[in-house]
C1' cells in the first nucleotide's frame, strides 16, 4: 500500500440581528416593558428487560404461569456487564455461544435409504438343498429355496465406536493391543467452572430439552392518565326565608312571576371543567487519586446541566473553512434523528475521525 479485527471520541466552528420557552432582578403594579444568564440526544426511537418513586393488596404455605440456567465477580437491581473455563468458527487480530439433566418417562428424526432404534439384509460375501450347461472326472458357471453374516458397496446431517492382529464357511468386542468415549476412583493444579497426570471396570449406551418434561433459582398488582392539594358552572343536602320584577329619579297606585310545586340569602359535603403540585439535586456530572487483570468502587475538591402540556429550542445575514473557477464568481458546510417523572442496560438507525492489533504484499 491492500485486507481485516478491537477499542475510544465528535456530533458541527465564530459573530450580530430578530423571534419561542423557563428562570433571576428591576419597573409598571393592569394586560406589559427593561436587563442578565439558561433551553434535546448518542441513540431523546422501540418501549424489551431491570430499579427508584407513588397507590393497592398482604399471618404463613403450596398449586398454576411466567423468566433465567458454565464458574467466580460487579451492581440499587437485571434476562446487563467484566473476566475466566469449555465448546465452536477463522491463517490471525479476534468472534459466537439459553452452555442444567437424553441409562425418570413421552413424543418427534423430512428427503434419500433395505433399516432412523427392545435395529436393520438392497448389493455383496459364506454355507446348505435340489437343478441347468459344460467337462471323461475333480470341479466350474448361471439362476431358484432355506439360512449365516454388520467386515465391504450404497442411502443420508445422523447407520450401534475407530486402527490393526487373532480367529472363522464367511464374519462379528467373538478375543487380543492400542487409541477415542462413558463410568468410578487416586494425585497435583485451581476460590471455582476446569485442565493435567495416572489406576480400575464392563467393551460401548444415536441425535433432539429455544419439543413436552424433569431439576434449581427468581418473580404480588397497577402506573406521572401514578399520587396530593384548591376549586366554578349544574344538580343535591341543611338552616333562614317573603319578597322580586317592570312601569323615566322617588313615594303612592298598577301589572307580572313567587309564597304546599319555596324567589332569594347563607352553609355544607362529594367533586366536573379548570389550575397548582409531584418536577427535575440525582444510584447526578466533571478532574484528581487509591484499590482492582476488568467489570466496578471509595475518598477529596469543584459545579448546577431543559422542564413544555398540544406543547419552546427557529429564521435571516456576516465570517470562517472545503471544493470548482472563464478570477466575475458559484456549489456546499453534514448522516440518523428531537426531550415529556426520573435512572441503569439491550436493541435497532445513522455521518465521521482516532488509536493499538493481525494477515497479505513490496522495500530497506
Nucleotide at each position: 500500500c491492500g485486507a481485516g479485527u478491537u477499542g475510544a471520541c465528535c456530533a458541527g466552528g465564530c459573530g450580530a440581528u430578530c423571534g419561542c420557552c423557563g428562570g433571576u432582578g428591576g419597573a409598571a403594579u393592569g394586560a406589559u416593558c427593561c436587563a442578565c444568564g439558561g433551553g434535546a440526544g448518542g441513540a431523546a426511537a422501540g418501549u424489551c428487560c431491570g430499579g427508584g418513586c407513588u397507590c393497592c393488596a398482604c399471618a404463613g404455605g403450596a398449586c398454576a404461569g411466567g423468566a433465567u440456567g458454565g464458574u467466580c465477580g460487579g451492581u440499587a437491581a437485571c434476562g446487563c456487564c467484566g473476566a475466566c473455563c469449555g465448546a465452536u468458527c477463522g491463517c490471525g487480530a479476534g468472534g459466537u455461544u439459553a452452555g442444567g439433566g437424553a441409562a425418570a418417562g413421552u413424543g418427534c428424526c423430512a428427503c434419500a435409504g433395505a433399516a432412523a432404534a427392545c435395529a436393520a439384509a438392497c448389493c455383496g460375501c459364506c454355507c446348505c438343498g435340489a437343478g441347468a450347461u459344460g467337462g471323461c472326472a475333480a470341479c466350474a458357471u448361471c439362476g431358484c429355496g432355506g439360512g449365516g453374516u454388520a467386515a465391504g458397496g450404497g442411502u443420508g446431517a445422523a447407520a450401534a465406536g475407530g486402527u490393526g492382529g487373532g480367529g472363522u464357511a464367511a464374519g462379528a468386542g467373538c478375543c487380543c493391543a492400542c487409541c477415542a468415549g462413558c463410568g468410578u476412583u487416586u494425585g497435583a493444579g485451581g476460590u471455582g467452572a476446569c485442565u493435567c497426570a495416572g489406576g480400575c471396570g464392563g467393551c460401548u449406551u444415536g441425535g433432539u430439552a429455544a419439543a413436552c418434561c424433569c431439576c434449581a433459582u427468581c418473580c404480588g398488582g397497577a402506573g406521572c392518565a401514578a399520587g396530593g392539594c384548591c376549586a366554578a358552572a349544574c344538580a343535591g343536602a341543611g338552616a333562614g326565608g317573603a319578597g322580586u320584577g317592570g312601569u323615566u329619579g322617588u313615594c303612592c297606585g298598577c301589572c307580572a312571576c313567587a309564597u304546599u310545586c319555596g324567589a332569594c340569602u347563607c352553609u355544607c359535603g362529594g367533586g366536573u371543567a379548570g389550575g397548582c403540585u409531584g418536577c427535575u439535586u440525582g444510584a447526578a456530572u466533571g478532574a484528581a487519586u487509591c484499590a482492582g487483570c476488568a467489570a466496578u468502587g471509595g475518598u477529596u475538591c469543584a459545579u448546577c446541566u431543559a422542564g413544555a402540556u398540544a406543547a419552546a429550542u427557529g429564521a435571516u445575514c456576516g465570517c470562517g473553512c472545503c471544493g470548482g473557477u472563464u478570477c466575475g464568481c458559484c456549489g456546499g458546510u453534514g448522516a440518523c434523528a428531537a426531550a415529556a417523572c426520573c435512572c441503569g442496560g439491550c436493541u435497532u438507525a445513522c455521518g465521521g475521525u482516532c488509536a493499538a492489533c493481525u494477515c497479505g504484499c513490496a522495500u530497506u
Annotation:
The RNA shown here (Bacterial RNase P class A) has 364 nucleotides and comes from a Planctomycetota bacterium. The coordinates come from a structure-prediction model, not an experiment, and the mean pLDDT is 77. The gene name in the source record is rnpB. Its Rfam family is "Bacterial RNase P class A". The family's RNA type in Rfam is ribozyme. The organism belongs to Planctomycetota, within Bacteria.